[in-house]
RNA sequence: UGACAAGGCAAACCGGGAGAGAUCCCGGGACGCAAAGCCACGGGUCCUAACCCUUGUGGAAGGACAGCCGGGCCGCCAAA
Numbered sequence: 001u002g003a004c005a006a007g008g009c010a011a012a013c014c015g016g017g018a019g020a021g022a023u024c025c026c027g028g029g030a031c032g033c034a035a036a037g038c039c040a041c042g043g044g045u046c047c048u049a050a051c052c053c054u055u056g057u058g059g060a061a062g063g064a065c066a067g068c069c070g071g072g073c074c075g076c077c078a079a080a
Stems, first nucleotide, its partner, number of pairs: 001078002008033002013028006031067001037073003041070003044065004051059002053056001
């Protein structure tokens, strides 16, 4: 750097399960992916049962997304 090849991951959707929810896990399934491996550090988006109150399009605290962007860490294969 990402051509060829090997190997890898797996969106939507479907079945089962967990959760208040975002969402996650397992199986099937492939839209795509060269970090679609890992980390919520910055931005962003989404959720908000329990707690508080003035009961709301609220507050506080917390949670989710790494396949939204940036950053950090680590790494397989292989030409020009």

Background: Predicted 3D model of an 80-nucleotide RNA (c-di-GMP-I riboswitch aptamer) from candidate division Hyd24-12 bacterium UBA6080. The source organism's lineage runs through Bacteria, Pseudomonadati and Candidatus Fermentibacterota. The coordinates come from a structure-prediction model, not an experiment, and the mean pLDDT is 88.